[in-house]
RNA sequence: CGGGGACUAGCUCAGUCCGGUUAGAGCGCUCGCUUUGGGAGCGAGAGGCCCGCGGUUCGAAUCCGCGGUCCCCGACCA
Numbered sequence: 001c002g003g004g005g006a007c008u009a010g011c012u013c014a015g016u017c018c019g020g021u022u023a024g025a026g027c028g029c030u031c032g033c034u035u036u037g038g039g040a041g042c043g044a045g046a047g048g049c050c051c052g053c054g055g056u057u058c059g060a061a062u063c064c065g066c067g068g069u070c071c072c073c074g075a076c077c078a
Base pairs, nucleotide, nucleotide: 001074002073003072004071005070006069007068010027011026012025013024020058029045030044031043032042033041051067052066053065054064055063
């Protein structure tokens, strides 16, 4: 320098293919029940406008452009 991939809850990830209920799961966290207490189990709850900006559209996590961070491959130099 060129090509490809990833970015969504505290963490790990679905959802993007084919735009349409103003976003889910597991773990973790909080509260309650249970227990002498803890753990386990059961029940309930909080928590993200989806990396940023812009565009297309009636409507964008999803499509397009630019940028950012990380990863992989190739090229170049030595």
Transfer RNA from Candidatus Woykebacteria bacterium RBG_16_43_9, 78 nucleotides, folded computationally. Its Rfam family is "tRNA". Taxonomically the source falls in Candidatus Woykeibacteriota (Bacteria, Bacteria candidate phyla). The coordinates come from a structure-prediction model, not an experiment, and the mean pLDDT is 80.